[in-house]
Context: one part of a larger RNA
RNA sequence: CCCUCGUUAAGGAACUCGGCAAACUGACCCCGUAACUUCGGGAGAAGGGGUGCCCGAGUAGCGUAUGGUAUAACUAUAUGCGAAAGGGCCGCAGAGAAUAGGCCCAAGCGACUGUUUAGCAAAAACACAGGUCUCUGCCAAGGAGAAAUCCGACGUAUAGGGGCUGACGCCUGCCCGGUGCUGGAAGGUUAAGGGGAAGGCUUAGCGCAAGCGAAGGUCUGAACCGAAGCCCCAGUGAACGGCGGCCGUAACUAUAACGGUCCUAAGGUAGCGAAAUUCCUUGUCGGGUAAGUUCCGACCCGCACGAAAGGCGUAACGACUUGGGCGCUGUCUCGACGAGGGGCCCG
Numbered sequence: 001c002c003c004u005c006g007u008u009a010a011g012g013a014a015c016u017c018g019g020c021a022a023a024c025u026g027a028c029c030c031c032g033u034a035a036c037u038u039c040g041g042g043a044g045a046a047g048g049g050g051u052g053c054c055c056g057a058g059u060a061g062c063g064u065a066u067g068g069u070a071u072a073a074c075u076a077u078a079u080g081c082g083a084a085a086g087g088g089c090c091g092c093a094g095a096g097a098a099u100a101g102g103c104c105c106a107a108g109c110g111a112c113u114g115u116u117u118a119g120c121a122a123a124a125a126c127a128c129a130g131g132u133c134u135c136u137g138c139c140a141a142g143g144a145g146a147a148a149u150c151c152g153a154c155g156u157a158u159a160g161g162g163g164c165u166g167a168c169g170c171c172u173g174c175c176c177g178g179u180g181c182u183g184g185a186a187g188g189u190u191a192a193g194g195g196g197a198a199g200g201c202u203u204a205g206c207g208c209a210a211g212c213g214a215a216g217g218u219c220u221g222a223a224c225c226g227a228a229g230c231c232c233c234a235g236u237g238a239a240c241g242g243c244g245g246c247c248g249u250a251a252c253u254a255u256a257a258c259g260g261u262c263c264u265a266a267g268g269u270a271g272c273g274a275a276a277u278u279c280c281u282u283g284u285c286g287g288g289u290a291a292g293u294u295c296c297g298a299c300c301c302g303c304a305c306g307a308a309a310g311g312c313g314u315a316a317c318g319a320c321u322u323g324g325g326c327g328c329u330g331u332c333u334c335g336a337c338g339a340g341g342g343g344c345c346c347g
Base pairs, nucleotide, nucleotide: 001342002341003340004339005338006337007336008335010333011332014331019328027051028050029049030048031047036041038167052089053088054087055086061081062080063079064078065077066076067075068074090094102326103325104324105323106322107321108320109318110317114126115125130165131164132163133162134161135160136159142151143150144149168313169312170311171310173243174242175241178240179239180236181235182234183233184232187231188230189229193225194224198220199219200218201217202216205212206211244262245261246260247259248258271305272302283299284298285297286296287295
């Protein structure tokens, strides 16, 4: 000097990103407990008091079994548990050692118990009951498998698969132009196939020749008939998604309920809002502090919230995150001393 412990005057978070770590608290009995609340909770809230031994006393009282009884009551026996008031005794100290919640206020997120990155993340991530959309009529849809076959399910729409959301409460606005999905079938387009017009090659024959050229064979092959799909017509948002700009206007000023104009499929409703979202920004005001880029409450100019990629609330819950307070402390002022184990020195 390092590690692991123990103690510490005065102060008590001044430490630090942050009370990280440590300390405080701790059992049982009694008293007593707020806001809020889904009436269960919150609660061990908080905050207090008591605790040994002897007498009181195995008493008072209570449980169980069996019996007496006509059930209750009462009572007997057996068995189990077992106080208090009051009084006395000892010690520095009585939950005498060890084990054994620190608490409160406010906010964010997630309802909750659960699950997770085996070996840097336990969370506001995943899951979850609940909600909703959609597919599936049974040889189901869907899935595994070249197949047989199997799962789904020895189930049958109160069932099974998939997507999104995520208890509960109050709610969930407008846009169907694009994309998707569903429905429609008049018209347009359209494959294989059907269809064979027409043409090429070949050559019996004809012709002096150039050439023409039946049948057959062969190679092309037009019109026309051909589904779904696409185009087209509708519907559909808890489908993918989207939800404006400029200018003017009120008898101080400011602002604009109001007006004009352009564009759009439609121009963001409720609620919330400097937010896990706010760039400017340490916005402004209020609270808390002597002093507060954090925090809480407001305001709204939302760079760039917003309604099941849900919106806003919410009791309870959380080894979650943030701010504050009480208690407590070697975190610190600021160190010191001690113990054990290393290191180091001698041997």